[in-house]
């Protein structure tokens, strides 16, 4: 240089045009003599970034950015 796949919550990942969700992680209750476990409940997101189709984009198209494999 050429091909592919990836970027969504503090981690890990779902979601693939119609209202952004899970575990685990944080705070708070309930349990407990006390922790732990368990239950409950809440907080936390410019969907990497920019334009573009569309009524309507996380999701479709471009293009840039970073990561990861391949080729050469």
């Nucleotide at each position: 240089g050429g091909g592919c796949g990836g970027u969504u919550a503090g981690c890990u990942c779902a979601g693939c045009g119609g209202u952004a969700g899970a575990g685990c992680a944080c705070a708070c209750g309930c349990u407990u003599c006390a922790c732990a476990c368990g239950c409950g409940u809440g907080g936390g997101g410019u969907c990497a970034u920019a334009g573009g189709u569309u009524c309507a984009a996380u999701c479709c198209c471009u293009a840039u950015a970073c990561c990861g494999c391949c080729c050469a």